The RNA shown here (SAM riboswitch aptamer (S box leader)) has 117 nucleotides and comes from Sporolactobacillus shoreae. The model forms 97% of the base pairs in the Rfam consensus. Model confidence (mean pLDDT): 82 of 100.
C1' cells in the first nucleotide's frame, strides 16, 4: 500500500509559537488577520493496556489512566450510490413512465484503532 474487525449523533483551550489558509475528494454551504496549516502545552476520550465481578472457553459489566495511538468548529458539517413511505410536475396518463422534493432505511467512500500480508 492491501485485506480483516470494531467505531463513527457523546467529550476537550479567553493559553504559547507561527504566520495564510482550512473543514479527505467533487459539488454545497462554511470556518480563518477579532489570527488558517503546522508545532508545543493543556484537556477528552478509552482502541490497544491494567485491575475487580460475572459468564463460561469468548464473552458481560464496573474502575483507573503510567505507557502506545487517536481526538480536541459545525452529526464524518451536509449530500454524492441504492431503496421505501408521503408529495410536486410533466408525458393519452386513475394503478404505468420519467424528473424534482421531505423523511427514513441501508451501503459506498473517508476517518480512527487493533491484528494479518
Nucleotide at each position: 500500500c492491501u485485506c480483516u474487525u470494531a467505531u463513527u449523533g457523546a467529550g476537550a483551550g479567553u493559553g504559547g509559537c507561527g504566520g495564510a489558509g482550512g473543514g479527505a475528494c467533487u459539488g454545497g454551504c462554511c470556518c480563518a488577520a477579532u489570527g488558517a496549516a503546522g508545532c508545543c502545552c493543556g484537556g477528552c476520550a478509552a482502541c490497544c493496556u491494567u485491575u475487580c465481578a460475572g459468564u463460561u472457553c469468548u464473552u458481560u459489566g464496573a474502575a483507573a489512566a503510567a505507557g502506545g495511538u487517536g481526538c480536541u468548529a459545525a452529526u464524518u458539517c451536509c449530500a454524492g450510490c441504492a431503496a421505501a413511505u408521503c408529495u410536486u410536475c410533466c408525458g393519452a396518463a386513475u394503478c404505468c413512465g420519467g424528473a424534482g422534493g421531505c423523511u427514513u432505511u441501508g451501503a459506498a467512500a473517508g476517518a480512527u484503532a487493533a491484528g494479518a500480508g